[in-house]
Molecule: SAM riboswitch aptamer (S box leader)
RNA sequence: GCCUUAUCAAGAGCGACGGAGGGAACAGGCCCUGUGAAGUCCGGCAACCUGCAAUGCAAGGUGCUAAAUCCUGCGGUUUAACCGAAAGAUGAGUU
Repeated sequence: GCCUUAUCAAGAGCGACGGAGGGAACAGGCCCUGUGAAGUCCGGCAACCUGCAAUGCAAGGUGCUAAAUCCUGCGGUUUAACCGAAAGAUGAGUU
């Protein structure tokens, strides 16, 4: 990396450095951003694994830390939406 599986409408800074972009790919939108983007550090949250005195606590391993996975694009239905997939993200397992 492939495959399998679970979850994805909750939660998380007025911080430091940095200095122009960012919101998964492509497309259409719509947002965030010098009233500082990405990234790094610190802090925090608690999804899975782990531990424990076990319907909670801890924060060790990953992860996460604007907006529902920001919304849509495929199908059903349909004014819009909504539902189901696809794709994606994260964890665990297998090879």